[in-house]
């Protein structure tokens, strides 16, 4: 440094829900909430799934769907 994840330390987000708000939907963002997660940080490249105002072979979304680029703390085996 890279692999790796522990009956280790410091921390870390936040699922379902529930208030507002935005959206045509799906979903989002705020705040509380906490199933969980060693990247549950980041990125639509690739797949998969949802959405359909619009009559268009789209727009948009889920990164806590899976792969995969990228960055990152600690340091027992």
């Nucleotide at each position: 440094a890279a692999u790796c994840g522990a009956a280790a330390a410091a921390g870390g987000c936040u699922g379902a829900c529930u208030a507002u708000u935005c959206g045509a939907a799906a979903g989002a963002a705020u705040a509380g909430g906490a199933c969980g997660c060693a990247a549950a940080g980041u990125c639509u490249c690739a797949g998969a799934c949802c959405u359909u105002a619009u009559u268009g072979u789209a727009u948009g979304g889920u990164a806590g769907c899976u792969g995969g680029g990228u960055u990152a703390c600690c340091g027992a085996a």